[in-house]
Context: one part of a larger RNA
RNA sequence: GCCGGCGAGUUACGGUACGUGGCGAGGUUAAGGGCUUGGAGGUCUGUAGCCGCAGGGAAACCGAGUCUUAAAGAGGGCGAAAUAGUCUCGUAUCGUAGACCCGAAGCCGUACGAUCUAUCCAUGGGCAGGUUGAAGCCUCGGUGAAACGAGGUGGAGGACCGAACCAAUGCCUGUUGAAAAAGUCUUGGAUGACCUGUGGAUAGGAGUGAAAAGCUAAUCGAGUACGGUGAUAGCUGGUUCUCCCCGAAAUGCAUUGAGGUGCAGCCUCGUAUAUUGGAAAGUGUCGGGGGUAGAGCUACUGGAUGGAUGAGGGGGACUGGGGUUCUACCGAUUUCAACCAAACUCCGAAUACCGGCACUGGAUGUACGGGAGUGAGACUACGGGUGAGAAGGUCCGUGGUCGAGAGGGAAACAGCCCAGACCGACAGCUAAGGUCCCCAAGCCCGCGCUGAGUGUGACAAGGAUGUGGGGGAGCCCAGACAGCCAGGAGGUUGGCUUAGAAGCAGCCACCCUUGAAAGAGUGCGUAACAGCUCACUGGUCGAGCGCCCCUGCGCCGAUAAUGUAGGGGGCUAAGCGCGGCGCCGAAGCUUCGGAAUGAGUGUGCGAAUGCAUGCUGAUUGGUAGGGGAGCGUUCUGUACGGGGUGAAGUCGUGCCGUGAGGCAUGGUGGACUGUACGGAAGAGAGAAUGCCGGC
Numbered sequence: 001g002c003c004g005g006c007g008a009g010u011u012a013c014g015g016u017a018c019g020u021g022g023c024g025a026g027g028u029u030a031a032g033g034g035c036u037u038g039g040a041g042g043u044c045u046g047u048a049g050c051c052g053c054a055g056g057g058a059a060a061c062c063g064a065g066u067c068u069u070a071a072a073g074a075g076g077g078c079g080a081a082a083u084a085g086u087c088u089c090g091u092a093u094c095g096u097a098g099a100c101c102c103g104a105a106g107c108c109g110u111a112c113g114a115u116c117u118a119u120c121c122a123u124g125g126g127c128a129g130g131u132u133g134a135a136g137c138c139u140c141g142g143u144g145a146a147a148c149g150a151g152g153u154g155g156a157g158g159a160c161c162g163a164a165c166c167a168a169u170g171c172c173u174g175u176u177g178a179a180a181a182a183g184u185c186u187u188g189g190a191u192g193a194c195c196u197g198u199g200g201a202u203a204g205g206a207g208u209g210a211a212a213a214g215c216u217a218a219u220c221g222a223g224u225a226c227g228g229u230g231a232u233a234g235c236u237g238g239u240u241c242u243c244c245c246c247g248a249a250a251u252g253c254a255u256u257g258a259g260g261u262g263c264a265g266c267c268u269c270g271u272a273u274a275u276u277g278g279a280a281a282g283u284g285u286c287g288g289g290g291g292u293a294g295a296g297c298u299a300c301u302g303g304a305u306g307g308a309u310g311a312g313g314g315g316g317a318c319u320g321g322g323g324u325u326c327u328a329c330c331g332a333u334u335u336c337a338a339c340c341a342a343a344c345u346c347c348g349a350a351u352a353c354c355g356g357c358a359c360u361g362g363a364u365g366u367a368c369g370g371g372a373g374u375g376a377g378a379c380u381a382c383g384g385g386u387g388a389g390a391a392g393g394u395c396c397g398u399g400g401u402c403g404a405g406a407g408g409g410a411a412a413c414a415g416c417c418c419a420g421a422c423c424g425a426c427a428g429c430u431a432a433g434g435u436c437c438c439c440a441a442g443c444c445c446g447c448g449c450u451g452a453g454u455g456u457g458a459c460a461a462g463g464a465u466g467u468g469g470g471g472g473a474g475c476c477c478a479g480a481c482a483g484c485c486a487g488g489a490g491g492u493u494g495g496c497u498u499a500g501a502a503g504c505a506g507c508c509a510c511c512c513u514u515g516a517a518a519g520a521g522u523g524c525g526u527a528a529c530a531g532c533u534c535a536c537u538g539g540u541c542g543a544g545c546g547c548c549c550c551u552g553c554g555c556c557g558a559u560a561a562u563g564u565a566g567g568g569g570g571c572u573a574a575g576c577g578c579g580g581c582g583c584c585g586a587a588g589c590u591u592c593g594g595a596a597u598g599a600g601u602g603u604g605c606g607a608a609u610g611c612a613u614g615c616u617g618a619u620u621g622g623u624a625g626g627g628g629a630g631c632g633u634u635c636u637g638u639a640c641g642g643g644g645u646g647a648a649g650u651c652g653u654g655c656c657g658u659g660a661g662g663c664a665u666g667g668u669g670g671a672c673u674g675u676a677c678g679g680a681a682g683a684g685a686g687a688a689u690g691c692c693g694g695c
Base pairs, nucleotide, nucleotide: 001695002694003693004692005691006690011097012096013095014094015093016092017091018090019089021087022086023085026051027050028049032045033044034043035042036041055062056061065078066077067076068075100238101237103235107228108227109226110225111224112223118202119201120200121199122198123197124196125195126194127192129161130160131159132157136153137152138151139150140149141148165189166188167187170185172183173182204220206216207215208214241630242629243628244627245626246625251264252263253262254261255260265374266373267371268370269369270368271367272366273365281360282359283358284357285356286355287354288353294347295345296344301341302340303339305337306336307335308334312330313329314327315326316325317324318323377402378401379400380399381398382397383396384395385394386393407418408417409416422594423593424592425591427590428589429588433584434583435582436569437568438567442581444580445579446578447577448576449575455571456570462556463555466553467552468551469550470549471548472547474545475544483540484539485538486537487536489513490512491511494508495507496506519534523532524531595620596619597618599616600615601614602613603612604611605610631684633681634680635679636678637677638676639675640674641673642672649668650667651666652665653664654663655662656661
């Protein structure tokens, strides 16, 4: 891991509701007892007790009333006026119990442990070999005597090297090991606070500890065994047959509350009410309140830009003081113009909300009662807060979808677009979206645009004789625009400045003449001149020329990590825009057949709530969850059956039922087993890192 078996809402006693039956202003017995019996059974008895028939008050107490008051009245509260209860059984749910099952770490008690290990006590044992050479002592030297020196002797030391022994430094190996801590090599101590045998002592909040919360039998921040014990677990996991009807929530308030819970909201079931005097909802209309969007502000409160005005202030000058005067500085106020505001408003919608009436509508409503679940929501569109006018961010509001929703589209893709799946059909029509091939259907029709593979699925500021459309004001056959030929002069080198300044460093001025035209000069150039050129003019040529604005489609800007990036092939349309006609396309709609549910209506049966059946139109996605109807298993009561001419079980085959399942038959098997109507449950397995077994 697979297979098989086992494996989870039970039982008792109470409460509540519904169902059921008995009796009913009453209902009912409990223990016990009598009789009977195959039985733990049946029946009779037993009236203690309990519930109901009266309430009010804290109570005394009073009583259809009573309490409130010192008392009384009035008022008010709770009652009465009328009424149904009670007992049995069943189902649901709640309470108390382990209370659906498994699961802690833990807490407490009583025992058992120091054969491991820690420390201690008693008594024994062990330490090859080598090295160093303390004190003391002896001799000699030395001294007045000493000290002291030398040589010997001596054999000290938590001394040195190094086996046994004890330990465990580093790497490696080992890691389902040879081993639940080891092995090889290497390393530390090795006469000591040394190692060790045997016997003994100390223990669970206790011991022991050269202290690591170490060790106390492979267990230690409190040992182990058993018990309290089915501890508790607002937590995780699991919770077993079928079909049918309805169908949520992820919100509000509160919470030692935030992943829990209570009440409300939303779901379900029942009862009542409501249905020609018509609920909910919708539409129209009428009547309301509002201060949002917008807008506005000499209409307030604030903000804020420029101008005018200019109180006041700063600064300068003058002045003995007082003061006078100037100022391109600041600047209140007033005013002009243009603005801003969630916590501004002189104004002010659309919606929404409340109510009246009319119409549509036809119970989707409301109340009470039984049972819930939910109280982590997600994305999307719009209105906002927060954030950075970031986030698949976060927090509200309104709608949608997912959640709990399958189908078609978006290549793939809970939350987007279309559309809500009762079952069946080798029938039809459409939606979104598509129609060259992959791939169902148009290489459809008409008119344009793009030339960038732009595009076919989503980029900015900015830049550019890309190109299409529209508009505007100009120049032009009296010849425009571009090119080419020619002129482009004189006063004059204007004045100033300057070393120089002559059109062309700079400053000032910018006149006059000739003329078709020509600047006191557009650029290049020179040291300064010179030179080239332009403006401007003539000629040549001969028809359009340049400029601005709006707009369509394109170009650049354009950069990401394995390898292209429209799903692909590919496409010049099979791209983009506008118009048109077809077609394809879903579980949508239609057609045909079938089923169920509730409603209306008819028929038959029935004492009846009803049961059966026909027609009509409607409905039938579904998680948590509520409700209904069934299938099967074991045992059991009553009745009736089957079985060696072959029961159950088991392996096949066929048939029936919406399904759980059932029936028939063949093989096997070799002794039990069914049907109808009831009853009772150890009553259904795929999941719990489930338990046991097999492989």